[in-house]
């Protein structure tokens, strides 16, 4: 330096659910809480994928519907970048 994640040590993060707030929503933030995670650290038009659809466009028209569309959202989907400990 690379690979690997058995072991050792310091520890770290925090799912679902509930409460509050923001948002059209996806979802986010904070608190409680731990399902789990060797990167569950960082990175989102300018790698892929997924979600939502305020708005916009086009349909449909008997109760407000359907489809498309993201410089919106998700990294605890894959991925890129960086990092702790150690070496079965």
């Nucleotide at each position: 330096c690379g690979a690997c994640g058995a072991u050792c040590a310091u520890g770290g993060c925090a799912a679902a659910a509930c409460c509050a707030u923001u948002g059209a929503a996806a979802a986010a933030u904070g608190g409680u809480g731990a399902c789990g995670c060797a990167a569950a650290g960082c990175u989102a038009u300018a790698g892929g994928g997924a979600c939502u659809u305020c708005g916009u466009u086009g349909g449909a028209a008997u109760c407000u519907c359907c489809a498309a569309u993201a410089u919106g959202u998700c990294a605890g989907c894959c991925a890129g970048c960086u990092g702790c400990c150690g070496u079965a």